Molecule: small-subunit ribosomal RNA
Organism: moss metagenome
RNA sequence: AGAGUUUGAUUCUGGCUCAGAAUGAACGUUGGCGGCGUGCUUAACACAUGCAAGUCGAACGAGAAAAUCCUUCGGGAUGAGUACAGUGGCGAACGGGUGCAUAACGCGUGAGAAUCUACCCUUUAGUGAAGGAUACCUACGAGAAAUCGUGGCUAAUACUGCAUAAGUCCGAGAAAUCGGAGAAAGACGGCCUCUUUGCUGUCGCUGAAGGAUGAGCUUGCGUCCUAUUAGCUAGUUGGUGAGGUAAUGGCUCACCAAGGCGACGAUGGGUAGCCGGCCUGAGAGGGUGUACGGCCACAUUGGGACUGAGAUACGGCCCAGACUCCUACGGGAGGCAGCAGUGGGGAAUAUUGCGCAAUGGGGGAAACCCUGACGCAGCGACGCCGCGUGGAGGAUGAAGGUCUUAGGAUUGUAAACUUCUGUUAAGUGGGAAGAAAUGUUGUAACCUAAUACGUUACAAAGCUGACGGUACCACUAGAGAAAGCACCGGCUAACUUCGUGCCAGCAGCCGCGGUAAUACGAAGGGUGCUAACGUUAUUCGGAGUUAUUGGGCGUAAAGAGCGUGUAGGCGGUCUGUUAAGUUGACUGUUAAAUAUCCCGGCCUAACCGGGAAAAUGCAGUCAAAACUGGCAAGACUAGAGGGCAGGAGAGAGAAGUGGAAUUCUCGGAGUAGCGGUAAAAUGCGUAGAUCUCGAGAGGAACACCGAUUGCGAAGGCAGCUUCUUGGCCUGUACCUGACGCUGAGACGCGAAAGCGUGGGGAGCAAACAGGAUUAGAUACCCUGGUAGUCCACGCUGUAAACGAUGCUCACUAAAUGUCGGAGUUGCUUGCAACUUCGGUGUUGAAGCUAACGCGAUAAGUGAGCCGCCUGGGGAGUACGGUCGCAAGGCUAAAACUCAAAGAAAUUGACGGGGGUCCGCACAAGCGGUGGAACAUGUGGUUUAAUUCGACAAUACGCGAGAAACCUUACCUAGGCUUGACAUGUAUUUGCUACUGUUAGAAACAAUGGGUUCCGGGGUAACCUGGACGAAUACACAGGUGCUGCAUGGCUGUCGUCAGCUCGUGUCGUGAGAUGUUGGGUUAAGUCCUUUAACGAGCGCAACCCUUGCCGUCAGUUGCUACCUUCGGGAGCACUCUGAUGGGACUGCCUUGGAAACAAGGAGGAAGGUGGGGAUGACGUCAAGUCCUCAUGGCCCUUAUGCCUAGGGCUACACACGUGUUACAAUGGCGUAGACAACGGGAUGCAAAGCCGCGAGGCUGAGCAAAUCCAUCAAACUACGUCUAAGUUCGGAUUGAAGUCUGCAAUUCGACUUCAUGAAGUUGAAAUCGCUAGUAAUCGCAUAUCAGAACGAUGCGGUGAAUACGUUCUCGGACCUUGUACACACCGCCCGUCACACCAUGAGAGUCGUCGGUACCCGAAAUCGUUUUAGCUAACCGUAAGGAGGCGGACGAUGAAGGUAAAGAGGAUGAUUGGGGUGAAGUCGUAACAAGGUAGCCGUAGGAGAACCUGCGGCUG
Repeated sequence: AGAGUUUGAUUCUGGCUCAGAAUGAACGUUGGCGGCGUGCUUAACACAUGCAAGUCGAACGAGAAAAUCCUUCGGGAUGAGUACAGUGGCGAACGGGUGCAUAACGCGUGAGAAUCUACCCUUUAGUGAAGGAUACCUACGAGAAAUCGUGGCUAAUACUGCAUAAGUCCGAGAAAUCGGAGAAAGACGGCCUCUUUGCUGUCGCUGAAGGAUGAGCUUGCGUCCUAUUAGCUAGUUGGUGAGGUAAUGGCUCACCAAGGCGACGAUGGGUAGCCGGCCUGAGAGGGUGUACGGCCACAUUGGGACUGAGAUACGGCCCAGACUCCUACGGGAGGCAGCAGUGGGGAAUAUUGCGCAAUGGGGGAAACCCUGACGCAGCGACGCCGCGUGGAGGAUGAAGGUCUUAGGAUUGUAAACUUCUGUUAAGUGGGAAGAAAUGUUGUAACCUAAUACGUUACAAAGCUGACGGUACCACUAGAGAAAGCACCGGCUAACUUCGUGCCAGCAGCCGCGGUAAUACGAAGGGUGCUAACGUUAUUCGGAGUUAUUGGGCGUAAAGAGCGUGUAGGCGGUCUGUUAAGUUGACUGUUAAAUAUCCCGGCCUAACCGGGAAAAUGCAGUCAAAACUGGCAAGACUAGAGGGCAGGAGAGAGAAGUGGAAUUCUCGGAGUAGCGGUAAAAUGCGUAGAUCUCGAGAGGAACACCGAUUGCGAAGGCAGCUUCUUGGCCUGUACCUGACGCUGAGACGCGAAAGCGUGGGGAGCAAACAGGAUUAGAUACCCUGGUAGUCCACGCUGUAAACGAUGCUCACUAAAUGUCGGAGUUGCUUGCAACUUCGGUGUUGAAGCUAACGCGAUAAGUGAGCCGCCUGGGGAGUACGGUCGCAAGGCUAAAACUCAAAGAAAUUGACGGGGGUCCGCACAAGCGGUGGAACAUGUGGUUUAAUUCGACAAUACGCGAGAAACCUUACCUAGGCUUGACAUGUAUUUGCUACUGUUAGAAACAAUGGGUUCCGGGGUAACCUGGACGAAUACACAGGUGCUGCAUGGCUGUCGUCAGCUCGUGUCGUGAGAUGUUGGGUUAAGUCCUUUAACGAGCGCAACCCUUGCCGUCAGUUGCUACCUUCGGGAGCACUCUGAUGGGACUGCCUUGGAAACAAGGAGGAAGGUGGGGAUGACGUCAAGUCCUCAUGGCCCUUAUGCCUAGGGCUACACACGUGUUACAAUGGCGUAGACAACGGGAUGCAAAGCCGCGAGGCUGAGCAAAUCCAUCAAACUACGUCUAAGUUCGGAUUGAAGUCUGCAAUUCGACUUCAUGAAGUUGAAAUCGCUAGUAAUCGCAUAUCAGAACGAUGCGGUGAAUACGUUCUCGGACCUUGUACACACCGCCCGUCACACCAUGAGAGUCGUCGGUACCCGAAAUCGUUUUAGCUAACCGUAAGGAGGCGGACGAUGAAGGUAAAGAGGAUGAUUGGGGUGAAGUCGUAACAAGGUAGCCGUAGGAGAACCUGCGGCUG
């Protein structure tokens, strides 16, 4: 610091996602040790059990027992003035917990005045003298218990009077001062004493003053979201008086006044303890408030007071509610949000531990006691930090695994092995610091009469450790006990194999998986981190994605439809003053901890200790005066406004008035149509239309002028005249003197449509009706036609209300139109040039912009103010509010869902867009197909099988250039299993070839004959090696099995179309463009010219073959001008053959042109590429072919392989393609006659001759062929005949008899002869080929092949017609335009309907919750009043009695509860509304191209649906 993701690609806008850090975390896998921290975020849910607050005998009375000892056996002593309990004092208001409530003076920070403060410190004064009770205890009683009652005894530092009062408080007073009120408690030690008394010390107690500490109160500023909460408030705001409090105060009460708060957000609703801090971030900020620390609040829920220095009291009391427990049913008890612990909830959070040794707290004189505060230990990888799981050597690079191109590579120095070390863990042994005190003893000082007592200081010895025999140290043995997790498609470091086959699954985003998955699962390998690693959740960051730092608004989201103007914000020049803002210096505060820096302590680190700096804030004091603000009854004129003199205008309102046109009515004239459309029809018309002339009525709109003209804030404004009226411009510089700009709310204006009331109504025209169109046509087109359009008065308040551009001010190159003024100059006196002000256009520099574009009328550069935006959809919708008569407007969400939606530009493709051009593309012609029969191929059907492939063009007489068997892949049946075929290894063996017999359909089976060769050794038998075979076994063979969407190769097609690209340069942010476009020309991107391009490549052309002319050479088998005894010679002139040359190049001429070139001409066999062929650019169609061949992967392996026989590929209601033959006289038939070329021939072509009507047969010359043969070409010509007919046309079909090939002709061949003689009389819609030696027509040859062409490939013969031309059809090329397409129009895409799921609105209602208001009831308690029911120690009183108290009664306040009517938000609800999502559902085709009716906006009506139509508007 960035990255991925919208597109075919690009730039931008914009969202989503990722990489980082963090956590009181949880979950998954794994887990050796230690240190330091940390641990119910949920149910402030309920709690069993134990503990968490006591202590003091030196305040007080009373006062045991066990046990032990002694004993006279009665008892006594010790225990012991101990324990338990009580009175009394202090504490219990601290410490500890939790975060419910609280949006508040609660908290933070700063300031303040009207207060209290136990214990503590300092100072000062005192502490006299009396009294009456009472608990405990005891006796009796009630009760289940808790507990309570009555009588009796007794003490105090308990309680009550009295005395005293410096100072205190109250009153009076000017003061001095006077009057009044009001205290106390003793205990212990020492000395003295007979005791008391006394003296003295300490601790207490009382009054007063001060301090310290703590607490209460007031206040400035700061402190979340919501306006779909806008008004709130009666003790409310203030005053006077009184009460109350420690204290101020409506804190409370009486009276008086009517205030107080609020757009700077009151009131209401929601949420929340606040802070130091913590996390993140560069910072500004954002998030958070666990642990530690400060404050607050709470203690089962609500209320209340008591005690006390302090509480409205967590382990106190009273009452009410809920809950739990005990009960003898009469009554009682309780409160873990203390520490442990339990249940429950939850993804989730620990031990019912040890100790008061340390630190701290309470009590005590102290010892000491208490202390779940605290110190420790336990549990949890929850976090941070540290250590280890070994180190070194070790190549045959072991084995195993994995991959493999089979060679090897990798795991990998990794292991084994050798050697070394010894952290941690284990064992043995040792072993700290944390402990200093108090206390005791001694000494000294102080106190004192005192060497007592006590206090302080010093010294000495000794006691005290939960952790814990822990940290730490030494030794022993021993590599021994200690590594995992995630990831490996991109982002993002890391790749292969197998399995799976859109399945299983993965996924943070993009996305992966449909048979070769680096993305799923596994393995091997690798990468990252490491006692952890991943996932999930949350926060900040990245995100400049709320923008103060630091964004935007023409088209991406975003300028209000327009103005006037309130608050507010901002504001010209000069002077003086002030000091609010601002700036500086200083002071106080900003707790500690944390964070930063330095130093130090634990081995280091985490952790801890010390110090420093900082703490942006607040408050105060002093100073400055430039700027902003305030003040000036100070000033100015440049902003703004006014005056005066001129000017233009569809500016507004009202009244009047004019002509043209449409329609209607009347009259005349006139006759059959009019009207309407692409074409029609509905409609009108003989009852007289349309047309035409005249007259009249009525309404609406204003031709020409008229213009990117003018005016207005916008909407908008158009005949003419008059009246009323607003604004603007120019000139002048006379007046005022900052009077200004903007503008939240507010107010006004505001097209069209629409609404209300009343008029009006000619034309037009939603709705509606009819006619067309159409598959349909609720439309487009036509004929009619009502609201409406018009007027008046109201309402509505919206538009693509647009320049999609808020208003104001200033500044910043030019050029050129136009409108309204002014001025200067010139003269031809109404014109021109120039200058200037205001408006309105076009081009354009700088600059800006993502680009398009904007550019003094800014989208440039600055200033001020307002409005608005923050991904798409849901949705400008729901709910609520508000406005409206309604239609609706304004304001305005969420759930849910997607990873995009979008802007501009680029390249293509496409268009029922445009332009240019080409092609047998159309046209002009000739001949066909489509109708018939047959042949052939295909589909379909059938079948055991009808093998397979090919399907628009670019499949269908195609693969197949030959299916009777074979072919053959298919079917049925019979057989074989190392195989029909190849190679290798091992073993055994010696054959093989050839030839018989039997069964069988054959394969095959059974059985015979036959029975090797070579080298070496050996007499031989035989042994050994090899060749060639056979058998067995194993590797393997084999597959026309699948995948042409895994491939190679080959091929088709666009298309023999003229295109397709590159290098360098230039332009553009970029994709890309340029070149390759433009003007000409060509068959051609062919060439010329122009030119930010210059060159080049693949294509075009040429080079190649063939054909047409000529030359040269050659001359057999060819040829003959010759000769011949007809056997043959001779020759190569000619024809011909075939080798090599020539020839044609726009070369020459004319015309046009700059040129390329074009038109014409000459010459020439041939003329503008002479004709034909071969040759096929980059690419497209996942085109075709795994069945030619090759090949990856998969599959079969006694079968999907191999062999054999038979069958099938030849089937046949039907449909299509391609052909053949015809339908006849341009013909058929008969007779006679003429002329080719290409090719072929030995398993061959076969002459002549003979036989047969013929196919053919017999025989067989010649020929491996310019020699021989097939081989007579046919159409044609001549003559004859037929005479318009289903024929002497046509030949299908069928019967009979044959021929040939072949092992075989039945399924299933070709041909011959005789007989038979079908359809068919020129073919609907539609459609094909062809531009010259072509079409048409005629035959011939060949390949394949035993045989079997109407097919195919070639060959020659005869031999036309037509082309005006490019409007149209099809295909193509180039340029341009639009695009929402890019799988590219066979594209994209909209809405209803149907189905499934999801969230949500409405809904008769239903259910519980909450707060407020009014009323009822009214506990405890406090306060007030009252009391002859009753009770009563202290004081007064001799007494009676009194005062006072307890108790009671009444009243006020008052919680919970109840009632009532409204309200708020929540859950649920039959049904219902729209919305979203979903695989290939239905109906149409609305939009994107002129999207086939241009689209869109507002409004209104209509319609299954997208939508259609009317009116006005916009150009996107």